[in-house]
RNA sequence: GGAGCAGUAGCUCAACGGUAGAGCAAUUGUCUUAUACACAAUUGGUUCCUGGUUCGAAUCCAGGCUGCUCCA
Numbered sequence: 001g002g003a004g005c006a007g008u009a010g011c012u013c014a015a016c017g018g019u020a021g022a023g024c025a026a027u028u029g030u031c032u033u034a035u036a037c038a039c040a041a042u043u044g045g046u047u048c049c050u051g052g053u054u055c056g057a058a059u060c061c062a063g064g065c066u067g068c069u070c071c072a
């Protein structure tokens, strides 16, 4: 220098173009003498950034940023 992949909740990851979810974690409650376990509920998101297309974008398109891999 060229190419590919990835970026979504605190972490690991889902999500046909149609109101973004799960597990773990956290908080609260039940249980226990107490802690843990178990069970129930709740909280938590500028979907990396800026534009474009569209009635509607996490998703499609363009540019940029970061990380990983490959080629030279």
Base pairs, nucleotide, nucleotide: 001071002070003069004068005067006066007065010024011023012022013021018055026042027041028040029039030038048064049063050062051061052060
Molecule: transfer RNA
Organism: Candidatus Daviesbacteria bacterium